Predicted 3D model of a 78-nucleotide RNA (c-di-GMP-I-GGC riboswitch aptamer) from a Geobacteraceae bacterium. The prediction has a mean pLDDT of 80.
[in-house]
RNA sequence: UUCGAUAAAGCCAAACCUUUCGCGAGAAAGGGACGGAAAGCCACGGAUCUUUUGAUAAAGAUGGCCGAGCUGCCAAAU
Repeated sequence: UUCGAUAAAGCCAAACCUUUCGCGAGAAAGGGACGGAAAGCCACGGAUCUUUUGAUAAAGAUGGCCGAGCUGCCAAAU
């Protein structure tokens, strides 16, 4: 620098259950593992969703929907 398997030290943790918070989408903690090579960070663009609204407006949610940006472990090849 390139690459990401079937490997592997370590890491994260979907659905579901419990408690709490929120009008809601959802969030936090505990349990739990479907999966993940950025499932680390970031709402900048798109997408979806929620609330209010006459509205094409406003305020929000999702980073485990897709891009952009920033950072990074391990392995392999050069």